[in-house]
Context: one part of a larger RNA
RNA sequence: GGAUGAACGCUGGCAACAUGCUUAACACAUGCAAGUCGGACAGGAAGUGGUGUUUCCAGUGGCAGACGGGUGAGUAAGGCAUUAGAACCUACCCUUGGGAGGGGAACAACAAUUGGAAACAGCUGCUAAUACCCCAUAGGCUGAUGACUAAAAGGAGGAAUCCGCCAGAGGAAGGGCUUGCGUUUGAGUAGCUAGUUGGUGAGGCGAUAGCUUACCAAGGUGAUGAUCAGUAGCUGGUCCGAGAGGAUAAUUAGCCACACUGGGACUGAGACACGGCCCAGACUCCUACGGGAGGUAGCAAUGGGGAAUUUUCUGCAAUGGGCGAAAGCCAAACGAAGCAAUGCCGUGUGGAGGAAGAAGGCCUAUAGGUCGUGAACUUCUUUUCCUAGAGAAGAAGCAAUGACAGUAUCUAAGGAAUAAGCACCGGCUAACUCUAUGCCAGCAGCUGCGGUAAUACAAAGGAUGCAAGCGUUAUCC
Numbered sequence: 001g002g003a004u005g006a007a008c009g010c011u012g013g014c015a016a017c018a019u020g021c022u023u024a025a026c027a028c029a030u031g032c033a034a035g036u037c038g039g040a041c042a043g044g045a046a047g048u049g050g051u052g053u054u055u056c057c058a059g060u061g062g063c064a065g066a067c068g069g070g071u072g073a074g075u076a077a078g079g080c081a082u083u084a085g086a087a088c089c090u091a092c093c094c095u096u097g098g099g100a101g102g103g104g105a106a107c108a109a110c111a112a113u114u115g116g117a118a119a120c121a122g123c124u125g126c127u128a129a130u131a132c133c134c135c136a137u138a139g140g141c142u143g144a145u146g147a148c149u150a151a152a153a154g155g156a157g158g159a160a161u162c163c164g165c166c167a168g169a170g171g172a173a174g175g176g177c178u179u180g181c182g183u184u185u186g187a188g189u190a191g192c193u194a195g196u197u198g199g200u201g202a203g204g205c206g207a208u209a210g211c212u213u214a215c216c217a218a219g220g221u222g223a224u225g226a227u228c229a230g231u232a233g234c235u236g237g238u239c240c241g242a243g244a245g246g247a248u249a250a251u252u253a254g255c256c257a258c259a260c261u262g263g264g265a266c267u268g269a270g271a272c273a274c275g276g277c278c279c280a281g282a283c284u285c286c287u288a289c290g291g292g293a294g295g296u297a298g299c300a301a302u303g304g305g306g307a308a309u310u311u312u313c314u315g316c317a318a319u320g321g322g323c324g325a326a327a328g329c330c331a332a333a334c335g336a337a338g339c340a341a342u343g344c345c346g347u348g349u350g351g352a353g354g355a356a357g358a359a360g361g362c363c364u365a366u367a368g369g370u371c372g373u374g375a376a377c378u379u380c381u382u383u384u385c386c387u388a389g390a391g392a393a394g395a396a397g398c399a400a401u402g403a404c405a406g407u408a409u410c411u412a413a414g415g416a417a418u419a420a421g422c423a424c425c426g427g428c429u430a431a432c433u434c435u436a437u438g439c440c441a442g443c444a445g446c447u448g449c450g451g452u453a454a455u456a457c458a459a460a461g462g463a464u465g466c467a468a469g470c471g472u473u474a475u476c477c
Base pairs, nucleotide, nucleotide: 001477002476003475004474006473007472008471009470010469013347014346017343018342019340020339021305026303027302030300031299032298035063036062037061040060041059043057044056045055046054070258071257072256079183080182082180084178085177088175089174090173093171094170095169096168098166099165101135102134103133104132110125111124113122114121115120139149140148141146154163155162156161184230185229186228191221192220193219196218197217198216199215200214201213202212203211233255234254235253236252237248238247239246240245260281261280262279263278264277283294284293285292286291311337314335315334319333321330322329323328350380351379352378353377360371361370362369363368385414387412388411389410390409394404421466422465423464425462426447427446428445432461433460435458442449443448
C1' cells in the first nucleotide's frame, strides 16, 4: 500500500447492487417448511322436494416424501482434483418390436362390541379395486432327448380416440465400482500387519473383489517416511504479488460427509432415509403412575455463548419442482419486501455576483495581518426534499392472470429550502502559532517528547488529508 462475512469509537442525507452467528454440530416455547390424485376403489356426509349433476371427507391404492433446503461435527483417504477403465444398475422420459386369455381368495374403511387417562389396541361380521394370488401363454439353459421357469389392469368418452398396464431391445440422463498421479504437520512417532498378502473350492452382490468362509502357501508394507499422533471437509475460485509464489475456502457452483448420541434394517428404481421405522443412551415434556410423546446443522423466533451478525413479514405473478388427463393443489425452494454505512458504486449538502475587506475570534513588532468572497446582501437553479397528477416493463401475444406496488419512472407546483464529519499537524509524513502545565498531568507505530519560553502533553486559533464517512484494533499478502 492492498484486502476483510469484520468489530469498536465519533459522526451520519439519498439511491442501486451485494452481504449479514466466523463463537456453543449448545439447548430450543410457538408457527409454518411435502404433498397430491375421485379420470384406480367400494363407502360416508353435504346439497337438491326427488333423480341426475355437483362438492367435501377419513380409509384401501398409485406416484412423490432419496429432489429441493441446512450444516462442516467427522474424514489425511470408502474423500477431493485430474486421468484412464470394465465386471454393473437405472423409476419417470424418448425410440422400437411383441403381449394383456381364464379363474380365485382376502384385508382396511364400515357395523357391532371390548380394553385404556391418553397414545392407541383387541375380537366378531360385511365389502371394492390399477391392492393380492393361481393357471395358461414367451424369452432364456442344453449338442440333443429333456428339465426348470415369468408377467399383465384397467379408466375416461355417445363415438373417434385418449390416458394407463406387462415382459424385452436401444437411447438419454443419473448412479455404483476399479485405477495412475497429486493432496497438511511432526522421527523429540521406526518398525507395522493374521483376513494380514496371494492361491484353490464354496458362498455372496446389480457388479469386480478377502467382500465372507474352509483349506494351502508365507507373504504384504516401510527413511521416496509405513505405523502412530496433531490439525483439517476438498475443489472451481478469492485476496496479495511484476512474476515466481504465499495466504485462504464467507456468499456462488461441483463433489463428499452428517441430521440429539450410538447401532440396525424395512420399503423402494434409488435410502440404510434431516421434518420415516426399530433398539439402546442422555435430555425435555404429559400422565389417572399402568404408560406415552419429542428432536430447528429447514425458515422466522427465543435463551445461552460472544467483540459480533437481521423479520415469529409477503406471494406462488415469474423461474424451477411434486402430484394430477386437466382445472388445479402444495411449496419458509424461489420471487419480493423489512432491518444493518457491513461492503462496493453513484449522487447531494447549492451556483453566480459580492470589500465598508463589516462585526467577532486569533496573532501582532500595535503599523497591521489572518479566518475571508467566507458570511451578510443581490440574483439564479431544484439533483435531493415535500405536495398533487399520470403510471409501467417483468405475462410466456385470442383473451385472462403481477406478490413486489400505486413501486420504478414521468409531469406540475413550492421553497436554499432537509443534509458534514473524522483524523492529524517534531521527523518518517501533507500541515504552526499562542496560552496553560512544568520529568507532573500526559503522549507514543518507530525514533522519542515533558525537569519554566514544549510546532511532540492539554485547550484555542489556523493549516493539512480523506469525506457520509473517518480513525483504531485484529488478521492475510

Notes:
Predicted 3D model of a 477-nucleotide part of an RNA (small-subunit ribosomal RNA, 5' domain) from Artocarpus camansi. The prediction has a mean pLDDT of 85.